Overview:
A computed fold for a 74-nucleotide RNA from Candidatus Diapherotrites archaeon CG08_land_8_20_14_0_20_30_16, annotated as transfer RNA. Its Rfam family is "tRNA". It is annotated as a transfer RNA. The source organism's lineage runs through Archaea, Nanobdellati and Candidatus Iainarchaeota. The coordinates come from a structure-prediction model, not an experiment, and the mean pLDDT is 82.
RNA sequence: GGGGCGGUAGCUCAGUCCGGAAGAGCAACAGGCUGAAGACCUGUGUGUCGCGGGUCCAAAUCCCGCUCACCCCA
Numbered sequence: 001g002g003g004g005c006g007g008u009a010g011c012u013c014a015g016u017c018c019g020g021a022a023g024a025g026c027a028a029c030a031g032g033c034u035g036a037a038g039a040c041c042u043g044u045g046u047g048u049c050g051c052g053g054g055u056c057c058a059a060a061u062c063c064c065g066c067u068c069a070c071c072c073c074a
Base pairs, nucleotide, nucleotide: 001073002072003071004070006068007067010026011025012024013023020057028044029043030042031041032040050066051065052064053063054062
């Protein structure tokens, strides 16, 4: 340098194919329970969807550029 794949909550990831309310588990926090703590029960999503631009009534999702990580080729 060329190609592939990925970047979404504190962490691990789904959602992208086929545009239409941003989610799950764990963690955290608050309450219950307990002498206290753990476990358990109830509640709470905390997010510029890597960055910039475009298309569209509407973009995590489609298009273009960039960036970072990994893999292959050179």